[in-house]
RNA sequence: GGCCAGGUAGCCAAGUGGUAAGGCAGAGGUCUGCAAAACCUUUACACGUGGGUUCAAUUCCCACCCUGGCCU
Numbered sequence: 001g002g003c004c005a006g007g008u009a010g011c012c013a014a015g016u017g018g019u020a021a022g023g024c025a026g027a028g029g030u031c032u033g034c035a036a037a038a039c040c041u042u043u044a045c046a047c048g049u050g051g052g053u054u055c056a057a058u059u060c061c062c063a064c065c066c067u068g069g070c071c072u
Stems, first nucleotide, its partner, number of pairs: 001071007010024003018055001026042005048064005
């Protein structure tokens, strides 16, 4: 330098046009002699950046940034 994959909450991660699931973690509670475990409830301005298309973009298009891999 070229090609491919990826970037979504503190962490992991689904979602491929119509205001984003789930798990872990956090907070409160039930239970318990106290804890742990289990169960219930619950918080958060989470879609890498800038443009474009569209009534509407996490999603489609372009450029850029970052991470990983392959080739030279």